[in-house]
Transfer RNA from Notoacmeibacter sp., 71 nucleotides, folded computationally. It was read from a public genome assembly. It matches the Rfam family "tRNA". Rfam links the family to the GO term triplet codon-amino acid adaptor activity. About the family: Transfer RNA (tRNA) molecules are approximately 80 nucleotides in length. The coordinates come from a structure-prediction model, not an experiment, and the mean pLDDT is 85.

RNA sequence: GCGCGGGUAGAGCAGCGGUAGCUCGCCGGUCUCAUAAGCCGGAGGUCGCCAGUUCGAAUCUGGCCCCCGCA
Repeated sequence: GCGCGGGUAGAGCAGCGGUAGCUCGCCGGUCUCAUAAGCCGGAGGUCGCCAGUUCGAAUCUGGCCCCCGCA
């Protein structure tokens, strides 16, 4: 330099203009003599940053930053 590759909860990932979700983890409860498993509930997210478009943006557009691949 190039890439219609990626950046979303602690981790791994979904979400393709209208309330931000899943699994694991974490916390509490239930069960057990106890632990684990199971079951129930909960906390946790300025959606990389700044602008723009729009009634409305994680989602579309521009710039920048970081990661990955190619050169």